[in-house]
């Protein structure tokens, strides 16, 4: 120093301000966030985790980027303009259906990256302690 056993710790962020309203961090304007490993520094490339399915595995499903510049090399940097966000709950929004009657309520479905919850959880992994043998 490498491989390996045991253990410990750590391991996800974000609606300011305004509009409407009886009521909205859910609608509208706007604001704002970005897990882990790889690689020229990555939310959008490759792979993984989280979530769901499955008796179960190294199983299956699972979102989003372009243009220009620099450079040996960048979908990663710089400039510009875009885009995306599990499950459950709530939800004044949207769609559909039928009803009585012109105004109203009813039913079904969909709807939050940022709120609430599973989660004082789990985990990709990161760091450290210690031991054995080679």
């Nucleotide at each position: 120093a490498a491989c390996u056993g045991u253990c410990u710790u750590c391991a996800g962020g974000a609606c300011a301000g305004g509009g409407u309203g009886a009521a909205a961090u859910u609608c509208c304007c706007g604001a704002u966030c970005g897990g882990c490993g790889g690689u020229a520094c990555a939310g959008u490339c490759c792979g993984c985790g989280a979530g769901c399915c499955g008796u179960a595995u190294g199983g299956g499903c699972u979102g989003a980027c372009c243009c220009g510049g620099u450079g040996c090399a960048a979908c990663u940097c710089c400039g510009g303009g875009a885009c995306c966000g599990a499950c459950a709950g709530u939800g004044a929004c949207g769609c559909g259906c039928a009803c009585c009657g012109u105004g109203g309520g009813g039913c079904g479905c969909g709807a939050a990256g940022u709120c609430u919850g599973g989660a004082u959880g789990g985990a990709a992994g990161a760091a450290g302690a210690u031991g054995u043998g080679u």

The RNA shown here (FMN riboswitch aptamer (RFN element)) has 134 nucleotides. Its Rfam family is "FMN riboswitch aptamer (RFN element)". Gene Ontology term of the family: FMN binding. Model confidence (mean pLDDT): 82 of 100.